Description: The RNA shown here (c-di-GMP-I riboswitch aptamer) has 98 nucleotides and comes from Nitrospira sp. It was read from a public genome assembly, where an Rfam model found it. Its mean pLDDT, the model's own confidence on a scale to 100, is 79. Rfam family: c-di-GMP-I riboswitch aptamer. Its family is annotated with cyclic-di-GMP binding in the Gene Ontology. Lineage of the source: Bacteria > Pseudomonadati > Nitrospirota > Nitrospiraceae > Nitrospira. The model forms 95% of the base pairs in the Rfam consensus.
[in-house]
RNA sequence: UUUCCGAAAAGGUAAACUCUGGGUAACCAGGGGACACAAAGCCAUCGGGUCCUUUUGAUUCUGGGAUUCAGAUAUAAAAGGAUAGCCCGGCUGCCGAA
Numbered sequence: 001u002u003u004c005c006g007a008a009a010a011g012g013u014a015a016a017c018u019c020u021g022g023g024u025a026a027c028c029a030g031g032g033g034a035c036a037c038a039a040a041g042c043c044a045u046c047g048g049g050u051c052c053u054u055u056u057g058a059u060u061c062u063g064g065g066a067u068u069c070a071g072a073u074a075u076a077a078a079a080g081g082a083u084a085g086c087c088c089g090g091c092u093g094c095c096g097a098a
Base pairs, nucleotide, nucleotide: 005096006095012037013036017032018031019030020029021028022027035085041091042090043089047087048086049083050082051081052080053079054078055077056076060072061071062070063069
């Protein structure tokens, strides 16, 4: 000096919730607030998962006497969006005990 690792020290970030604003929504930004975090720093054009919107198909249910129409709903597919504090991956980074 580098890698692994995570004692100590100096610091850092900021969950839920809440107020304001944006968005159809997931969610995002700012203020407050701290559950936690050794990368909870950045990357959504590596991949997977989860969430939202739209469309299509289709099962079931409801309404009316029936075709049919309308609404609701688990599920499948496609397109778009969100999530890095879901996992994996990439880049960068403070300190230096065992």